[in-house]
Model confidence (mean pLDDT): 82 of 100. Predicted 3D model of a 508-nucleotide part of an RNA (small-subunit ribosomal RNA, 5' domain) from an uncultured bacterium.
Context: one part of a larger RNA
RNA sequence: GACGAACGCUGGCGGCGUGCAUAACACAUGCAAGUCACGGGGGCCAGCAAUGGCAACCGGCGAACGGGUGCGUAACACGUGAGCAACCUGCCAUCGUGUGGGGCAUAGCCGGCCUAACGGCCGGGUAAUUCCGCAUACGAUCCUUGAGGGGCAUUCCUCGGGGAUGAAACGAGUAAUCGGCGCGAUGAGGGGCUCGCGGCCUAUCAGCUAGUUGGUGCGGUAACGGCGCACCAAGGCGACGACGGGUAGCUGGUCUGAGAGGAUGGCCAGCCACAUUGGGACUGAGAUACGGCCCAGACUCCUACGGGAGGCAGCAGUGGGGAAUCUUGCGCAAUGGUCUAACGACUGACGCAGCGACGCCGCGUGAGGGAUGAAGCUUUUCGGAGUGUAAACCUCUGUUGCUCGGGACGAAUUGUCGAAUUUCUUCGACUUGACGGUACCGAGUGAGGAAGCACCGGCUAACUCCGUGCCAGCAGCCGCGGUAAUACGGGGGGUGCGAGCGUUGUCC
Repeated sequence: GACGAACGCUGGCGGCGUGCAUAACACAUGCAAGUCACGGGGGCCAGCAAUGGCAACCGGCGAACGGGUGCGUAACACGUGAGCAACCUGCCAUCGUGUGGGGCAUAGCCGGCCUAACGGCCGGGUAAUUCCGCAUACGAUCCUUGAGGGGCAUUCCUCGGGGAUGAAACGAGUAAUCGGCGCGAUGAGGGGCUCGCGGCCUAUCAGCUAGUUGGUGCGGUAACGGCGCACCAAGGCGACGACGGGUAGCUGGUCUGAGAGGAUGGCCAGCCACAUUGGGACUGAGAUACGGCCCAGACUCCUACGGGAGGCAGCAGUGGGGAAUCUUGCGCAAUGGUCUAACGACUGACGCAGCGACGCCGCGUGAGGGAUGAAGCUUUUCGGAGUGUAAACCUCUGUUGCUCGGGACGAAUUGUCGAAUUUCUUCGACUUGACGGUACCGAGUGAGGAAGCACCGGCUAACUCCGUGCCAGCAGCCGCGGUAAUACGGGGGGUGCGAGCGUUGUCC
């Protein structure tokens, strides 16, 4: 000097930040991921109807994002630089092209049954942008074949021939049109894999290794690969530290320092890992999936004892642990996300508010005048001296506080109406704010409501009196205290900081 700090004394206001570092301990309760009715058939409600509304089910998209934590991990996990001629990519953009014709089911529904519950069974019947064939087929994929060009290369690119395989879904609207769907190519963004280099301690760890190292073949994957398997060979790594042990998420950065360096990785941002412990796959463009599924373990809860339910390292909150770390708040107004044709819905992301002097910064607790100088207190050589212009008193000010009045920016959209425009669209008015009657502005009031903490032997700025008497105590180091203690305790005075001041801890 610094801090995610804690402790002691003290504490007026505001802005911006920041707040479980310990038990990745256990969790009551609420909320944190839904949406689409312009895909589908039906149900219910309102209505004479047109139509409007509700939401279960099938279906689509999303739920792999966003949010949390740092257990594990010394590793291609991270950083940086390359490579993939070994790869994938929903939504989005651009371009080309297509959207023909059929079929079988099933939930909802109706009827019946079982169960304490969770839930389940049987029969009937129904739709689709659900599912399954068929047609069509491009430069797609596979096989085969010809020519040209490139590359270090297994081979890649371009132009052809033949064969085989593989598509689709429709909806709104009178229509125009709009929104979808399939195939192919390119792009953007995202991801996967490989390699060079870089960054902890330990030799009181010296040898390690059997899918181990390589090859051939097969399988598997989006893709290369002992990734897996069969066979064959006997290799591979290591004092340039293998293997083992300990510790640890990594980085941009942060702190310190003139720098070199040292320490560190909280908040914010990027990447990684994890989601009660361990294992497994399914769905999907994407997960080996925090608020999905299955199995096992531990734990908790319900039970009619047959069997079931659960997972806060999401936001609040509770218990526990601890020196120690907050509200079971408001709002989707803004930004962003998901769904939707749109309106809109959802969003503990986010925006705000609350609590904590935890930090940084700013402001205030008044200003001017006022005595050879009140009182009180302290001291005294008893003359005086100090506190001290300090107070009183006079004249002011009005930051802040309190009261009253006005009162935002953040708002752009969207919607409605009007006008213009060939369309796209443009313009104007109205409408939309959690924070918030907040910030801010003005008026009134009245010095009124607002100062402490540590230190004063030397280092180190600041001195005296009393008490105590190696006692009580102080102390960072040196050291003070045994009867005149500037070092202990108190008073007066002083010094330093100041809404803080000290102490402790850690790093430089």